[in-house]
RNA sequence: GGUACGGUGGCGAAGUGGUAACGCAGCGGUCUGCAAAACCGCCAUUCACGGGUUCAAAUCCCGUCCGUACCU
Repeated sequence: GGUACGGUGGCGAAGUGGUAACGCAGCGGUCUGCAAAACCGCCAUUCACGGGUUCAAAUCCCGUCCGUACCU
C1' cells in the first nucleotide's frame, strides 16, 4: 500500500430503512432485625466522524479516522 470484517450505554452484545433488544456492572426502591438473594424502576435523545440519498438512516452510498485478520 491492497482486500475483507468490525466501531452501538461503564463492559459485552442484538438490531440490515420507520420506537435502539438483552446480559453484566452501577444507581434508586420494595423486601429483611441487618445483609445477601429475589423483584420493580432508572441508565444511548452526536449508534466512530463528515457529507450524500430518502418523507424518514444505527441500517443504503462516498470519504476520513481507529481496530482485527489476510495479501504484498
The RNA shown here (transfer RNA) has 72 nucleotides and comes from a Candidatus Levyibacteriota bacterium. Model confidence (mean pLDDT): 82 of 100.